[in-house]
The RNA shown here (small-subunit ribosomal RNA) has 1490 nucleotides and comes from an uncultured bacterium. Its mean pLDDT, the model's own confidence on a scale to 100, is 82.
RNA sequence: CCAGAGUUUGAUCCUGGCUCAGGAUGAACGCUAGCGGCAGGCCUAACACAUGCAAGUCGAGGGGCAGCGAGGAUUGCUUGCAAUCUGUCGGCGACCGGCGCACGGGUGCGUAACGCGUAUGCAACCUACCUUGUACUGGGAGAUAGCCCGGAGAAAUUCGGAUUAAUACCCCAUAGUAUUGUUGAUUGGCAUCAAUUAACAAUUAAAGUUUCGGCGGUACAAGAUGGGCAUGCGUCCUAUUAGCUAGUUGGUGAGGUAAUGGCUCACCAAGGCUACGAUAGGUAGGGGGCCUGAGAGGGUUAUCCCCCACACUGGUACUGAGACACGGACCAGACUCCUACGGGAGGCAGCAGUGAGGAAUAUUGGUCAAUGGACGCAAGUCUGAACCAGCCAUGCCGCGUGCAGGAAGACGGCCUUCUGGGUUGUAAACUGCUUUUAUAUGGGAAUAAACCCCACGACGUGUCGUGGGCUGAAUGUACCAUAUGAAUAAGCACCGGCUAACUCCGUGCCAGCAGCCGCGGUAAUACGGAGGGUGCAAGCGUUAUCCGGAAUCAUUGGGUUUAAAGGGUGCGUAGGCGGGCUGAUAAGUCAGUGGUGAAAUCCCAUAGCUUAACUAUGGAACUGCCAUUGAUACUGUCGGUCUUGAAUUCGGUUAGAGUUGGCGGAAUGUGUAGUGUAGCGGUGAAAUGCAUAGAUAUUACACAGAACACCGAUAGCGAAGGCAGCUAACUGAGCCUGAAUUGACGCUGAGGCACGAAAGCGUGGGGAGCGAACAGGAUUAGAUACCCUGGUAGUCCACGCUGUAAACGAUGGUCACUCGAUAUUGGCGAUAUACGGUCAGUGUCUAAGCGAAAGUGAUAAGUGACCCACCUGGGGAGUACGAUCGCAAGGUUGAAACUCAAAGGAAUUGACGGGGGCCCGCACAAGCGGUGGAGCAUGUGGUUUAAUUCGAUGAUACGCGAGGAACCUUACCAGGGCUUAAAUGGACCACGAAUAAGCUGGAAACAGCUUAGUCUUCGGACGGGGUUCAAGGUGCUGCAUGGUUGUCGUCAGCUCGUGCCGUGAGGUGUUGGGUUAAGUCCCGCAACGAGCGCAACCCCUAUCUUUAGUUGCCAGCGAGUAAUGUCGGGGACUCUAAAGAAACUGCCGGUGCAAACCGAGAGGAAGGUGGGGAUGACGUCAAAUCAUCACGGCCCUUACGUCCUGGGCUACACACGUGCUACAAUGGCGAGUACAGAGGGCAGCUACCUGGUGACAGGAUGCGAAUCUCCAAAGCUCGUCUCAGUUCGGAUCGAAGUCUGCAACUCGACUUCGUGAAGCUGGAAUCGCUAGUAAUCGGAUAUCAGCCAUGAUCCGGUGAAUACGUUCCCGGGCCUUGUACACACCGCCCGUCAAGCCAUGGAAGCUGGGGGUACCUGAAGUCGGUAACCGCAAGGAGCUGCCUAGGGUAAAACUAGUAACUGGGGCUAAGUCGUAACAAGGUAACCGUA
Repeated sequence: CCAGAGUUUGAUCCUGGCUCAGGAUGAACGCUAGCGGCAGGCCUAACACAUGCAAGUCGAGGGGCAGCGAGGAUUGCUUGCAAUCUGUCGGCGACCGGCGCACGGGUGCGUAACGCGUAUGCAACCUACCUUGUACUGGGAGAUAGCCCGGAGAAAUUCGGAUUAAUACCCCAUAGUAUUGUUGAUUGGCAUCAAUUAACAAUUAAAGUUUCGGCGGUACAAGAUGGGCAUGCGUCCUAUUAGCUAGUUGGUGAGGUAAUGGCUCACCAAGGCUACGAUAGGUAGGGGGCCUGAGAGGGUUAUCCCCCACACUGGUACUGAGACACGGACCAGACUCCUACGGGAGGCAGCAGUGAGGAAUAUUGGUCAAUGGACGCAAGUCUGAACCAGCCAUGCCGCGUGCAGGAAGACGGCCUUCUGGGUUGUAAACUGCUUUUAUAUGGGAAUAAACCCCACGACGUGUCGUGGGCUGAAUGUACCAUAUGAAUAAGCACCGGCUAACUCCGUGCCAGCAGCCGCGGUAAUACGGAGGGUGCAAGCGUUAUCCGGAAUCAUUGGGUUUAAAGGGUGCGUAGGCGGGCUGAUAAGUCAGUGGUGAAAUCCCAUAGCUUAACUAUGGAACUGCCAUUGAUACUGUCGGUCUUGAAUUCGGUUAGAGUUGGCGGAAUGUGUAGUGUAGCGGUGAAAUGCAUAGAUAUUACACAGAACACCGAUAGCGAAGGCAGCUAACUGAGCCUGAAUUGACGCUGAGGCACGAAAGCGUGGGGAGCGAACAGGAUUAGAUACCCUGGUAGUCCACGCUGUAAACGAUGGUCACUCGAUAUUGGCGAUAUACGGUCAGUGUCUAAGCGAAAGUGAUAAGUGACCCACCUGGGGAGUACGAUCGCAAGGUUGAAACUCAAAGGAAUUGACGGGGGCCCGCACAAGCGGUGGAGCAUGUGGUUUAAUUCGAUGAUACGCGAGGAACCUUACCAGGGCUUAAAUGGACCACGAAUAAGCUGGAAACAGCUUAGUCUUCGGACGGGGUUCAAGGUGCUGCAUGGUUGUCGUCAGCUCGUGCCGUGAGGUGUUGGGUUAAGUCCCGCAACGAGCGCAACCCCUAUCUUUAGUUGCCAGCGAGUAAUGUCGGGGACUCUAAAGAAACUGCCGGUGCAAACCGAGAGGAAGGUGGGGAUGACGUCAAAUCAUCACGGCCCUUACGUCCUGGGCUACACACGUGCUACAAUGGCGAGUACAGAGGGCAGCUACCUGGUGACAGGAUGCGAAUCUCCAAAGCUCGUCUCAGUUCGGAUCGAAGUCUGCAACUCGACUUCGUGAAGCUGGAAUCGCUAGUAAUCGGAUAUCAGCCAUGAUCCGGUGAAUACGUUCCCGGGCCUUGUACACACCGCCCGUCAAGCCAUGGAAGCUGGGGGUACCUGAAGUCGGUAACCGCAAGGAGCUGCCUAGGGUAAAACUAGUAACUGGGGCUAAGUCGUAACAAGGUAACCGUA
């Protein structure tokens, strides 16, 4: 001293990217802003610059004197003024001269370099001023600027003449402890050499001034300081830059320099650098440091410090101690300015400032007071260095915007379950207190001590010391005091998760938000506003950039079977790594010591500003480099030795190892000949094709090419690719046994070389079968396919190329170690068909371990060592460009822009499959009857309409809600009205009504009029009326809901607790073997139990018993009638309705471990759930219903509420569903006759009687019902009809009626008479039903005044056929398998085309850019040459040679931009065509190739 989170999935684990939370900034932008301190402030255009300033100084070097002041003189005179003269003095412009200008200040263009950093070296060097030491300072000459005169020019400037000085320049002298050269000696060293010493030779000095102290000057030596050069190490990216280099590398000699050196030149040699990255290209000043980080690292080079480079661009030198010189010179170029057009001037990357660029960066300020610098003896002058101030929240730090009390928890706001509450909130008001800050007034520092001046003291006219004095830009600043008074001072962002903080309103996939995931389609904590809250705070957010998190480039500290990733394989170079023992050495390594690692920064301590930031002092640190001394285990190096690694020899043995040749049989095809006749062939079915010119088939013979059945394997060999008939030759390899030899000779292996399936290419052969392309036939919506018939390349051989594959064990090589079991190949052993040891292989299972899991597991994916290769999100893309290889196809190497938030691995649960297994169901099959055709009824769609109210819409809507629309219902439409119809409660007001009857208008509702019309204890009661508050809504949302319901499905499933397994999702149980209608039961089992379901318990029904007999029953007894349980009576029977019994695979036989099953078994009324009903698990379909009801939200309120009349829901070219009646003789009609059950009944059912053809009507009686009543039909008997649109069928229509009802027109039912339509059994298709079932027959009830009922729900009568079986269709259950599906196959998803947008490749061309090469030209300038001119000379001018900046020309290469056209790529809710992949994806998929 190290923190994580969100996001791939239905869920999980992993891999992996993206994103966030932190810190930082020379920042910018938005909103906001009280103060102070300390810092910082053009990151862009090294773009261009107006104006001012930024380097001068010295009169104690000089000649002098323009201007100023003083003095002097003269003149005028106004007596203190003017003019003139005078260098006399103070001083001093310009000039000569000295020193400085090479510092300080700016910027980062260039530079990938000894540029920088660090450490060394110079025996190869220089250094003005400064310090120390020694010595010297003599003489002389000639110029020149200035000044004066004259000239040119617009100016800048310049020319000529005359004259003059110096610390300017020159000459001479003097000097050797100086320099150079030669020789000798001594000492030392590092090769050249160095030091000391001796001798000889050669050579060069100076400046004055003075107050006489000095200050200067010259030479030499030394020091200090500053520099120069050389060297080791370190120092960015690209190999899609692999070769570079002629002064290049070295030598000799010379020149040059302060100095070494190809630095330059002549000659000689042919070297030098490079895979440890030369050369080239791109980018870039380097460091101390700064930011971040736990560190290692990564990023960065603002401010401050050091070094470098540059000064408009390029070149050049001069002067000088120092420059190739920011505010110097010359030349060339670009640009700007002045101009009289002839010529000239300039260089802010100094400080301010301007324009421009830009998101963006300040004042044309003050002062030299301090610090520092230049000059000067000094005073001093200069100093945009510096110190200060100004502007800017740019950053860091500090302070404040008040503190305490105060509950009616105020008003207001917001929310609310709503008049109650919560919150804002002790917040405010109010009371008390304080006064930092702001304001006002007053006081008021430090920074200052020197120089200098004065005084004193010590040595002695100068230096040193002491004391005093002078000097402040900032500045009346910091600071202090006093006064007033809460007075002057809060914002910004956020509130879905990450991430602290929640509600309302508005909006309605719009507007918008968004860092990632993602919000928004009418109830948004995600948009906008508000209230509230959270975080930070004079700031807060956003954007940009860097580090972190990211172990996401992994040295610390990652991986490569399947997630990205092992090279196709071997041989081998460089390199890396390497066995045992021993000696030496000391390079690595370790330890000590010395030097260095500038200062600042960081850290620690202390101190100074009120604190802090900031600053100062001291310490520590600076992990580095160098030197030196030591240690020697390990590594290295050198030497010796060993045998176990490795190799070799001898022996044995093995195999589809390789190459070349020879041989063989089967099959196929073809040819010839024979036999033989009509088809063959092919397919799901066909056709194309072949065949009467004789096919197919069959027999014989011949030929051809290719491949080698059986053996054969789970096997063998090879480095891999790969290798298979037999045999010969040649060659390679492995393994084993024992011995011998060498003595680490080994392992790996970047580049390199070789091999390398298939396809493909070239040349030449060969060609039977198969067979891309192609042709035809099918299939199909299409079918450029799958299937079929043909068929060319090819497949084969030889030679050459290609060099890739899912070249796979998706697993690099070598070595060592680490439990077992089993099989097998080769060798050896051996007591030999047995055994099973050992070595080398080949497989399977498994322990530990590993792994995300699947798995792996001595043939490791375990544990270690070494070497190589490779990976770093998906797509774009293995693409483009470049390079290289190839004949080509193409291979190798191999990006970016852009785009997405995933892509992916393994496993889990489901769902699904034109996967598999098992099983069930009227699912199919076997049957019976229907529907679909007709007419009608009814519902729906559609259409129509003022309205045809609304809902239900595959199965799971459609005779459904509706179990009953003429009005009502009624929700719809038209018209006419009302504003509270009804209920409940409260308050207030007036009144005596209400109500009834009548009249008028009206369609009615309603409106108007008349008459009648309370009680009272005087409080009121009652009643209606009015006002007000609550209403009302079949208006919307079933996708906000409750409740209810349908369906899967009466299918057998769905879960839980504990335990166990798994990192986990999950699994187990619930799977397995049987069995069942059943997760029913049995057995087994890491499960043991349990729950909801199944079954049972409940109801009806089938048998019996008991009890009880009224309204039911009547056998026996009696009575009675025409007849009837009618009556007495009876409980036997039927029946009624209560309680029981009974059925449980209980018994028998068989099978089976059991559960259970089988047996027409027995018994029994009933037999294996006896039959039927009720009963519907967890859940699915955002299934249905806001119109049964309830309810959140929204909407309407003289209307979307409510009342009334009329209409509509009943419409009608049409389509569909469900039914009824039929089409007839198993029938119709007529006559006669028999038998139910279950229900209903007083506004009712009605016997019976009468009338009517009848519906029904008029009477009348019984019954609130086991008592009365409503009540059968098919059936049976007889007759008739005789196969016809009929004596079938009854629609439709006409007429007349009946009944209900206020009312049957739209729009009721029924009756009678008449009329008599379609229809003769129904296409494709489709529905129901397995026994008292289907079919058929009638009956009852609910609703209801009546009824459109042929519907619904029940009831009984008569009463069948068939089931071989589970292949197929549909649905379902369990197990298993695959999956790229999870909205779950109605899934997912691919490609072309069409549209829009974006970036990018190619491209005729066009336009730039940098660099190189060649040639031409060539300024300034150094250097070299030089007779004429100048000079006494030194030298100069002039001329000239070499070199060169620049310019021009030429060809080529590189690079960038742009471009008609063109290529692909990416992205984009609803486009087109198909359906390639995921399931056996419907032709298994995929890789390479054509």
The RNAcentral record of the sequence draws on ENA, Greengenes and SILVA.